The prediction has a mean pLDDT of 81.
Predicted 3D model of an 82-nucleotide RNA (transfer RNA) from a Deltaproteobacteria bacterium.

[in-house]
RNA sequence: GCCGACGUGGCGGAAUUGGCAGACGCGCUUGGUUUAGGCCCAAGUGGGGUAACCCGUGGGGGUUCGACUCCCUCCGUCGGCA
Numbered sequence: 001g002c003c004g005a006c007g008u009g010g011c012g013g014a015a016u017u018g019g020c021a022g023a024c025g026c027g028c029u030u031g032g033u034u035u036a037g038g039c040c041c042a043a044g045u046g047g048g049g050u051a052a053c054c055c056g057u058g059g060g061g062g063u064u065c066g067a068c069u070c071c072c073u074c075c076g077u078c079g080g081c082a
Base pairs, nucleotide, nucleotide: 001081002080003079004078005077006076007075010026011025012024019065027045028044029043030042031041032040046055047054048053058074059073060072061071062070
């Protein structure tokens, strides 16, 4: 240099013939239990905001009523070829 795959909460990782983003697990928070912890149980947990609401899938742009998903471009990671 060329080709391909991938990039989603704090972490792993789902969701694709375009239709409620974050299921599930870990972690964390609060409470229960305990002498105190662990285990276990219950509830909660993307960000901002008092709220209404706004924003959010690597960055930017496009298509569409609607985009994690399709198109263009850039960045990064991994693999292959030379």
About this RNA:
It matches the Rfam family "tRNA". The family's RNA type in Rfam is transfer RNA. The organism belongs to Myxococcia, within Bacteria. It was read from a public genome assembly.